Glycine riboswitch aptamer from a bacterium, 102 nucleotides, folded computationally.
The sequence was found by an Rfam model in a public genome assembly.
It matches the Rfam family "Glycine riboswitch aptamer". Rfam links the family to the GO term glycine biosynthetic process.
The coordinates come from a structure-prediction model, not an experiment, and the mean pLDDT is 78.
[in-house]
RNA sequence: AUGAAGGUAGGGGGAGAGGUCUUUUCUUUUAUAGAAAAGGAGCCGAAGGGGCACGAUGUAUGAUACAUUUAAACUCUCAGGCAAAAGGACCCUUACUGGACA
Numbered sequence: 001a002u003g004a005a006g007g008u009a010g011g012g013g014g015a016g017a018g019g020u021c022u023u024u025u026c027u028u029u030u031a032u033a034g035a036a037a038a039g040g041a042g043c044c045g046a047a048g049g050g051g052c053a054c055g056a057u058g059u060a061u062g063a064u065a066c067a068u069u070u071a072a073a074c075u076c077u078c079a080g081g082c083a084a085a086a087g088g089a090c091c092c093u094u095a096c097u098g099g100a101c102a
Base pairs, nucleotide, nucleotide: 006097007096008095009094010093011092012091013090020040021039022038023037024036025035026034027033028031042082043081044080048078049076050075051074055069056068057067058066059065060064
């Protein structure tokens, strides 16, 4: 089996935070311009990563304490990000796969 969870691929939606400052180099249209690299002090949380509450287990105990384990969209901001694009947790959907209950 009129096909659960899960997986893969496609499509749609999808937030936050300076188009910040300094220095150096390069470009040519010589400008209050553009690009790259390094640095400064800010800011954001929704790739990834770290932290823990209840509970559970163990040890000791008079109460209870300690240890281990323990989630997130909470928290940290290592990483990542702060115009657009890209990326983006998560949600919806299509196809394939999958084979739980009955």